This is a predicted structure of a 265-nucleotide RNA (Bacterial large signal recognition particle RNA) from a soil metagenome. The model forms 91% of the base pairs in the Rfam consensus. Model confidence (mean pLDDT): 76 of 100. Its Rfam family is "Bacterial large signal recognition particle RNA". The family's RNA type in Rfam is non-coding RNA gene. The sequence is in RNAcentral, with records from MGnify.
RNA sequence: CGCGCUAGGUGGGGAGCUAGCGGUUCCCUGAACCCGCAAUCCGCUCUAGCGGGGCCGAACUCCUUUCCCGAGGGGGUGGCGAUCGAAGCAAGGGCUCGCGCACGCGAGCGUUGACGGCCAGGUUCCGCGCACCGGGAACCUACGAACCGCGUCAGAUCCGGGAGGAAGCAGCGCUAAGUGGUCUUUCCCGGGUGCCGCGGGGCAACCUGGCUCGAGCGAGCGUCGCUGGCACCGCUUCGAGAACGUCCUCGACGGAGGGUGCGCG
Numbered sequence: 001c002g003c004g005c006u007a008g009g010u011g012g013g014g015a016g017c018u019a020g021c022g023g024u025u026c027c028c029u030g031a032a033c034c035c036g037c038a039a040u041c042c043g044c045u046c047u048a049g050c051g052g053g054g055c056c057g058a059a060c061u062c063c064u065u066u067c068c069c070g071a072g073g074g075g076g077u078g079g080c081g082a083u084c085g086a087a088g089c090a091a092g093g094g095c096u097c098g099c100g101c102a103c104g105c106g107a108g109c110g111u112u113g114a115c116g117g118c119c120a121g122g123u124u125c126c127g128c129g130c131a132c133c134g135g136g137a138a139c140c141u142a143c144g145a146a147c148c149g150c151g152u153c154a155g156a157u158c159c160g161g162g163a164g165g166a167a168g169c170a171g172c173g174c175u176a177a178g179u180g181g182u183c184u185u186u187c188c189c190g191g192g193u194g195c196c197g198c199g200g201g202g203c204a205a206c207c208u209g210g211c212u213c214g215a216g217c218g219a220g221c222g223u224c225g226c227u228g229g230c231a232c233c234g235c236u237u238c239g240a241g242a243a244c245g246u247c248c249u250c251g252a253c254g255g256a257g258g259g260u261g262c263g264c265g
Stems, first nucleotide, its partner, number of pairs: 001265005008056003011029005019045005033053005062259003066256003072250007083240007092233002094230003098226003102223004108217002116212008124201006130194002132191007140181004149174004157166003
């Protein structure tokens, strides 16, 4: 140096699961044979998925409990905290009810007289009158009693020798209680009735009028102040928490160093 073999390799890592480990799952790395199996899972118990088939093969390729780099994952912590949630607060900003004063703006009103002052009246209450409305009664009128209302009582009845007398149904007339009508008059009662009248009370406010005075009055808006309210911003406490800083930990890919056979020619 060539050929044939063997050990070995044919990916690794983080999270998760688990007593623990490997795999299936998710993620990182980046290029790395194939088939079957696996999450209320499959296999294993100290070193690697289990079963089957292929390829490479002692080195670019295998091993490395040595060092460097450090993708990415996990954990802690922060006097870093976007953002979200809960409870509370109301100092400041914001919005808002009410009040006040000053200033400003100001529709409109005002010398055909503002504001203010005085007076009277009204709105309010009480009593009375009048009117109106409703009800009732009286008055007027019509009807109205088989007998038990009145008058007159045919017939019939009774008494009487007679003259005559008595009670009396129907009818007729009248009336009582009552029923109906008229609404004229009178009276009584009531009225959530009245551009009505009289007397008295009240008079804060408003309205109307008169007198006086002689130039302002003024809805509304803005600014300010006070007192409440709301809780959007804000503040306090608690909880979650992206990103960031820092610490710890695992660590792929890659780099450096080291290590590893047998047989034949």